[in-house]
Molecule: Bacterial RNase P class A
Organism: Vannielia litorea
RNA sequence: GCGGAUGGCCGGGUGGCUGCGGGGGCAACCUCGAGGAAAGUCCGGACUCCACGAAGCGACGGUGCCGGGUAACGCCCGGGCGGGGCAACCCGACGGAUAGCGCCACAGAGAAGAGACUACCCCGCAUGCCGGGGGAAAGGUGAAACGGUGGGGUAAGAGCCCACCGCGGGGCUGGCAACAGCGCCGGCAAGGCAAGCCCCACCGGGAGCAAUGCCAAAUAGGAGCCUCACACGGGCCGCUUCGGCCUCGGGGCUCGGGUUGGCAGCUAGAGGGUCGGCAGUAAUGCCUGCCCGAGAUGAAUGGCCACCCCGCCCGCAGGCUCAGGUCCGGGGGCGGACAGAAUCCGGCUUACAGGCCAUCCGCGCAA
Numbered sequence: 001g002c003g004g005a006u007g008g009c010c011g012g013g014u015g016g017c018u019g020c021g022g023g024g025g026c027a028a029c030c031u032c033g034a035g036g037a038a039a040g041u042c043c044g045g046a047c048u049c050c051a052c053g054a055a056g057c058g059a060c061g062g063u064g065c066c067g068g069g070u071a072a073c074g075c076c077c078g079g080g081c082g083g084g085g086c087a088a089c090c091c092g093a094c095g096g097a098u099a100g101c102g103c104c105a106c107a108g109a110g111a112a113g114a115g116a117c118u119a120c121c122c123c124g125c126a127u128g129c130c131g132g133g134g135g136a137a138a139g140g141u142g143a144a145a146c147g148g149u150g151g152g153g154u155a156a157g158a159g160c161c162c163a164c165c166g167c168g169g170g171g172c173u174g175g176c177a178a179c180a181g182c183g184c185c186g187g188c189a190a191g192g193c194a195a196g197c198c199c200c201a202c203c204g205g206g207a208g209c210a211a212u213g214c215c216a217a218a219u220a221g222g223a224g225c226c227u228c229a230c231a232c233g234g235g236c237c238g239c240u241u242c243g244g245c246c247u248c249g250g251g252g253c254u255c256g257g258g259u260u261g262g263c264a265g266c267u268a269g270a271g272g273g274u275c276g277g278c279a280g281u282a283a284u285g286c287c288u289g290c291c292c293g294a295g296a297u298g299a300a301u302g303g304c305c306a307c308c309c310c311g312c313c314c315g316c317a318g319g320c321u322c323a324g325g326u327c328c329g330g331g332g333g334c335g336g337a338c339a340g341a342a343u344c345c346g347g348c349u350u351a352c353a354g355g356c357c358a359u360c361c362g363c364g365c366a367a
Base pairs, nucleotide, nucleotide: 001363002362003361004360005359006358007357008356009355010354012308013307014306015305016304017303018302020033021032022031023030024029035338039349040348042347043346044345045344046343047208048207049206050205060204061203062202063201064200065079066078067077068076069075080094081092082091083090084089095199096198100197101196102193103192104191117139118138120134121133122132123131124130125128147165148164149163150162151161152160166188167186168185169184171182172181173180174179212264213263214262215261216260217259222255223254224253225252226251227250228249234246235245236244237243271292272291273290274289276287277286278285279284309336310335311334312333313332314331316329318328319327
């Protein structure tokens, strides 16, 4: 210098004018007012109401290597194993396939107790595009071929025999564990898929702040009580006639439910961040100090101007230079993302113009 890996941060600044929401104030006025994701609403909780005697079993849903952290988690940290990369580092639904069922397209002889297309070897005589047999090594198909490689052996071959690797069993050592290492036994019996059913272990009542509680008003209807009426009346069947029904109608009071509005819930809580100390590899926890801390409800947090900052583009008085708009400097134009609280908190995921910092890896060059 070029290319890459990981972790973290910023997300325009200052001033003026003018609005909007919360709080304080008699008023003037003062003060506070979006985010790293406020987003998706995907997990886990707090809180509220409903349901429920306890335990077990079953159904349904979820999670799934091991250890730790946490209020909890499907999150985070550390480790193991597998895979990718020269490396830094990254990725993994990563329990069980000797409990059972099911599936394995196309191609291929054969896809799970199966099988021979080409080729190989032996025998026969009719010498062929022949018949019978052997074996599964070579070729071929496939994502995958019933252990792999090498040697011995054989007519050719084959775990038929041997060594190593793989696999299974049991043992020892290390580790809390996942697991790893070592040596012993077994000639191989046991293909893959559980992100198909299933088995095993663990977890899980339902609904959500439009939860829920309180207050007030008006209207219509309901129930009860009191009171005035007792029929040529009244009410209802949408209206008229007819017909039918009615514990019959009017007024007042009370009650409960709904609607609308207001208040509470509501924002200071498992709060967040951070200097330092302690424990820990770390996540994190504890102690101390400091800082921050919107609560709206058709829903505020905005707009305009000036200067500065950053990026891109177009020019050029000047400086610098041998020269080149390469550098310094000056001028003009355009642009500054994603997005936006709605009960709160912990996560995950997704979006994001431009920029900054730290650590590490590979290659090249120079000393």